[in-house]
Context: one part of a larger RNA
RNA sequence: GAGUAAGCGAGAAGGCAGGUGAGAAUCCUGCCCGCCGAAAGCCUAAGGGUUCCUGGGGAAGGCUCGUCCGCCCAGGGUUAGUCGGGACCUAAGCCGAGGCGUAGUAGCGUAGGCGAUGGGAAGCCGGUUGAAAUUCCGGCACCAGCCGUAGGCCGUUGAGGACGGGGUGACGCAGGAGGGUAGGCCCAGCGCGCGGAUGGUAGUGCGCGUCCAAGCCUGUAGGGUUGUGGGGUAGGCAAAUCCGCCCCACGCUAACCCGAGGGGUGACGGGGAGGGAAGGUUAGUACCGAACUGGGCUGACCCCAUACUGCCGAGAAAAGCCUCUAACGAGGCCUAUGGCUGCCCGUACCGCAAACCGACACAGGUAGGCGGGGAGAGAAUCCUCAGGCGCGC
Numbered sequence: 001g002a003g004u005a006a007g008c009g010a011g012a013a014g015g016c017a018g019g020u021g022a023g024a025a026u027c028c029u030g031c032c033c034g035c036c037g038a039a040a041g042c043c044u045a046a047g048g049g050u051u052c053c054u055g056g057g058g059a060a061g062g063c064u065c066g067u068c069c070g071c072c073c074a075g076g077g078u079u080a081g082u083c084g085g086g087a088c089c090u091a092a093g094c095c096g097a098g099g100c101g102u103a104g105u106a107g108c109g110u111a112g113g114c115g116a117u118g119g120g121a122a123g124c125c126g127g128u129u130g131a132a133a134u135u136c137c138g139g140c141a142c143c144a145g146c147c148g149u150a151g152g153c154c155g156u157u158g159a160g161g162a163c164g165g166g167g168u169g170a171c172g173c174a175g176g177a178g179g180g181u182a183g184g185c186c187c188a189g190c191g192c193g194c195g196g197a198u199g200g201u202a203g204u205g206c207g208c209g210u211c212c213a214a215g216c217c218u219g220u221a222g223g224g225u226u227g228u229g230g231g232g233u234a235g236g237c238a239a240a241u242c243c244g245c246c247c248c249a250c251g252c253u254a255a256c257c258c259g260a261g262g263g264g265u266g267a268c269g270g271g272g273a274g275g276g277a278a279g280g281u282u283a284g285u286a287c288c289g290a291a292c293u294g295g296g297c298u299g300a301c302c303c304c305a306u307a308c309u310g311c312c313g314a315g316a317a318a319a320g321c322c323u324c325u326a327a328c329g330a331g332g333c334c335u336a337u338g339g340c341u342g343c344c345c346g347u348a349c350c351g352c353a354a355a356c357c358g359a360c361a362c363a364g365g366u367a368g369g370c371g372g373g374g375a376g377a378g379a380a381u382c383c384u385c386a387g388g389c390g391c392g393c
Stems, first nucleotide, its partner, number of pairs: 014032006033390004041370003047350002051348001052076006061069002081142002083346004088119002093114003099108002123140005143342012160328001164324005172311004178304003183298006189210006211270002215265004222258004227250007235243002271292001274288002312315001356365002372384004
C1' cells in the first nucleotide's frame, strides 16, 4: 500500500406503528406484505443427552447488532398391569461345561445359553400444565394370577398331570377382481353469526358449523374345512382315549369355523361454531355453549386378506395355545358374580435438522408413517388450508 481489496453461507422480502430499554434495522406485540404447503407442516426410529419450561444475565460464543438465543446463572420439569423393552420365545450370528485340537492361554464345537430386525395376554375417547401424558384426571373398558360366594359337572372302573408324543402357531413370488372404511366434495335441512354509507341487494343473501373411540351385543358382504360315530392298528424311539394308517356305518347340503363393514349400546357423556369477562408487564384465558339430520358423488397404498387365481426358484424357528398319555396321583374342571394383586427400565426436548453424521448455528447426508383443497393420469407442476417460516448484516 490499508483499515483498502475481499467476505458476512442460497435472490422466500420485507414495511409501518406501538412497547421495553442506558442503548433497538436486528428483542416483544399489532397490522400489512412475501415464502413453503409429498413441505420449509405433523408423528416416530436411530443418534444426541437437558438443548425442554420459568426467572435473571449481558464478559465470551452468535460472521453485524442485541434489551435476544440451542449462550451464561439459578430453580423447575419426564408419573404406565394395557405404549416400547425386560421378568416369555426363538433366527442369522455369537458365547460355549465336558470334548476335539494345538508350539500356544490359538482355533473348532456337543449339551446349554445369549441374541429382534420376527412370534407372543390386555385401552380407548376426552380434559388438564409454564414445561408430562393411551402414563395424571374423568368416563367407559380389557388382561393375567390369587381369594371368596353360588350353581353345575367329572373322579381309585384314575379326574388331573410333562422340559415327552401329536396338532396349531407357520409364513414364497406375481397378479387382478370384489365388498367395505378412512378421507374428500356437493345438495338440502338445522344452528349460530354478519348486515352492504352502493347504481342496487333484508332477499331464494353471505360466512362458519353440522363430530365422536375402544369395549359389549348382534353376525352381514365374502371366504374356508370336509365331516360325524364305531371297530382295528405292528408307525409317531416308553405310553396314549391324541396324531397317522386301514375297515364299517351315517351324511352330500347342510352343519361348523373365520369374517371386514353396518346396526344397537357406550353417550342424561364428550366435543362443538360462536359468545366472552374481571384483571392486566398478553386473554380470546376463566366461564357460557347452538345445531349436531338426510341424500348424492368420489374414494384409497388402509380393512376383509395368512383370502382368491396363477407360477416355479417350492418359499424360518421356538415359545404360546389345543390335545394325548408317563411317573405321580386325590381332588379337579367349568360358568356366573364379588374382592385383591399387577414389579423393573424408557417416557423432557431436537429429530430432513442451528440440537443427528459432516472441525462451523455448514446450500451436503439421514430409515418409517400421515400428508387436506382447485386444475391434473399423478406424490409432476402452479395456486392454496391447517400449520410453519422471511433463511442472524